[in-house]
RNA sequence: GCGUUAUUAGCUCAGUUGGUAGAGCAGCGGACUUUUAAUCCGCGGGUCGUAGGUUCGAGUCCUACAUAACGCA
Numbered sequence: 001g002c003g004u005u006a007u008u009a010g011c012u013c014a015g016u017u018g019g020u021a022g023a024g025c026a027g028c029g030g031a032c033u034u035u036u037a038a039u040c041c042g043c044g045g046g047u048c049g050u051a052g053g054u055u056c057g058a059g060u061c062c063u064a065c066a067u068a069a070c071g072c073a
């Protein structure tokens, strides 16, 4: 230098044929318990890496860029 893959909540990851962004863990509140832990109930948390484009509508499609991993040279 070129190519492939990945980038979504604090962390690990889903997200189907483009149609209102989710789970587990963690955090917070409550129940229970003498207390803690465990268990149960509830709540909050997102510019979907960045910038454009296509579309009535984009996490999803297209382009460029950034970062990381791998491969080729």
Stems, first nucleotide, its partner, number of pairs: 001072007010025004019056001027043005049065005